[in-house]
Context: one part of a larger RNA
RNA sequence: GGAUAAACGCUGGCGGCGUGCCUUAUGCAUGCAAGUCGUACGAGGCUAGGACUUCGGUCCGAAACCUAGUGGCGGACGGGUGAGUAACACGUACGUGACCUGUCCAGAAGUGGGGAAUAACCAGCCGAAAGGUUGGCUAAUACCGCAUACGGUCAUCCCUUGGAAGGGAAUGACCAAAGCCGCAAGGCGCUUCUGGAGGGGCGUGCGGCCGAUUAGCUAGUUGGUGUGGUAACGGCGCACCAAGGCAGUGAUCGGUAGCUGGUCUGAGAGGACGAUCAGCCACACUGGGACUGAGACACGGCCCAGACUCCUACGGGAGGCAGCAGCAGGGAAUAUUGCACAAUGGGCGGAAGCCUGAUGCAGCGACGCCGCGUGAGGGAUGACGGCCUUCGGGUUGUAAACCUCUUUCAGCAGGGACGAAGCGCAAGUGACGGUACCUGCAGAAGAAGCGCCGGCCAACUACGUGCCAGCAGCCGCGGUAAGACGUAGGGCGCGAGCGUUGUCC
Numbered sequence: 001g002g003a004u005a006a007a008c009g010c011u012g013g014c015g016g017c018g019u020g021c022c023u024u025a026u027g028c029a030u031g032c033a034a035g036u037c038g039u040a041c042g043a044g045g046c047u048a049g050g051a052c053u054u055c056g057g058u059c060c061g062a063a064a065c066c067u068a069g070u071g072g073c074g075g076a077c078g079g080g081u082g083a084g085u086a087a088c089a090c091g092u093a094c095g096u097g098a099c100c101u102g103u104c105c106a107g108a109a110g111u112g113g114g115g116a117a118u119a120a121c122c123a124g125c126c127g128a129a130a131g132g133u134u135g136g137c138u139a140a141u142a143c144c145g146c147a148u149a150c151g152g153u154c155a156u157c158c159c160u161u162g163g164a165a166g167g168g169a170a171u172g173a174c175c176a177a178a179g180c181c182g183c184a185a186g187g188c189g190c191u192u193c194u195g196g197a198g199g200g201g202c203g204u205g206c207g208g209c210c211g212a213u214u215a216g217c218u219a220g221u222u223g224g225u226g227u228g229g230u231a232a233c234g235g236c237g238c239a240c241c242a243a244g245g246c247a248g249u250g251a252u253c254g255g256u257a258g259c260u261g262g263u264c265u266g267a268g269a270g271g272a273c274g275a276u277c278a279g280c281c282a283c284a285c286u287g288g289g290a291c292u293g294a295g296a297c298a299c300g301g302c303c304c305a306g307a308c309u310c311c312u313a314c315g316g317g318a319g320g321c322a323g324c325a326g327c328a329g330g331g332a333a334u335a336u337u338g339c340a341c342a343a344u345g346g347g348c349g350g351a352a353g354c355c356u357g358a359u360g361c362a363g364c365g366a367c368g369c370c371g372c373g374u375g376a377g378g379g380a381u382g383a384c385g386g387c388c389u390u391c392g393g394g395u396u397g398u399a400a401a402c403c404u405c406u407u408u409c410a411g412c413a414g415g416g417a418c419g420a421a422g423c424g425c426a427a428g429u430g431a432c433g434g435u436a437c438c439u440g441c442a443g444a445a446g447a448a449g450c451g452c453c454g455g456c457c458a459a460c461u462a463c464g465u466g467c468c469a470g471c472a473g474c475c476g477c478g479g480u481a482a483g484a485c486g487u488a489g490g491g492c493g494c495g496a497g498c499g500u501u502g503u504c505c
Base pairs, nucleotide, nucleotide: 001505002504003503004502006501007500008499009498010497013372014371015370016369017368018367019365020364021330026328027327028326030325031324032323035073036072037071040070041069043067044066045065049060050059051058052057080283081282082281090207091206092205093204094203095202096201099200100199101198104196105195106194107193108192109191110190111189112146114144115143121136122135123134124133125132126131151175152174153173154172155171156170157168158167159166179188180187181186209255210254211253216246217245218244221243222242223241224240225239226238227237228236258280259279260278261277262273263272264271265270285306286305287304288303289302308319309318310317311316336362338361339360340359344358345356346355347354348353375405376404377403378402385396386395387394388393409446411441412440413439414438415437419432422429423428449494450493451492452491453490454475455474456473460489461488462487463486464485470477471476
């Protein structure tokens, strides 16, 4: 000098774009953050209307709507955090003849015929609650047989191959399915298979911290055979056998740390860092476990244990903000319990649409960067005042007053968007926002500070003080004329900022 997720002191007019718990991965009141589908299914409620009526009401009841339930898809995405991790975690380049893949796309084939239940509901019972239990009824795209099999899987065989990929033949065994909407046409689905796209699993080479005041480490350890397990290879697990494997090119141990694209600095080489944005990883009160599923060992799912908090009728239950706000605590320090789904994107749905603290916006903070303003021109006999003075004057200083002019920004008034594509028969549909922007009005009117002035280093005098009070980044100033302390005048430098402190180059 540059930089900063900064903080502190003094000061502070406006706007745009960014950015904002770096500390206790501490604990959390409250609200919201993941639902949706009636074109899968049965029921209950409400109702237009109708029937009956003793005029109280009762019964039937379409469409629509509401309510849970069965069922489907989604809750594995999106959002947060950086604790752990020195590791194939990450980056990069390959491999997978050792693998998986819901929805989507292309292609091939099929969608026949049956059955038994169960929630909801009704009745009863237990419990303070959370909830549970017995009996009875019922539906399905829920569940289970049967048939069919272009095909797929397995076994045996052949070709190719280094090999287990791939291709082929025959035989045998096994394996499917679901309907809904529509007058219809048709549409949405369902099943099996092949391929694709996108997504993932696994393996390998190379690369990136410190310590030797850590020198030896290792028994599932290293390899083999067999078996189990997995989507899949593998000591991944197990049984048996062998005795190996790693290490001075640093094993093991200890410390520190999420990694990267990048960011800052630097002429570069390099050094430091890894906030915001993007990719990957890991975690979700702590530890462990599996279930479901195409996908999880699952932040707002389940089970167990633990700590903590809450409710309780003391028998027993409930909870997990490292989602968005917000609270307490910690700290030098970090924001609103805001608006909207209008846009973009996501889930569900045939659609209308519903949900979406993702997102779009608004609010707060000079936290950062950038832009703008606080007026412009004229104005000397150089006013007054202040300060200095050799008492002549000098300086503040064209500065002010005064004259002429302008009106950005802020203020007031009128007008007033783009963002809208889409969806919908149509009407219509913008949170931001009466915002940006345009026009008009008034009046210089509302808007300047901070640090420094001994040398480094740009800017000097006076007074006060008297090794005191104090200053200070280094050298050093102060003990009676201090350009270094304090104040004033003047000056220098930056300017809505200016200084200080921390950290990096």

A computed fold for a 505-nucleotide part of an RNA from an uncultured prokaryote, annotated as small-subunit ribosomal RNA, 5' domain. The coordinates come from a structure-prediction model, not an experiment, and the mean pLDDT is 87.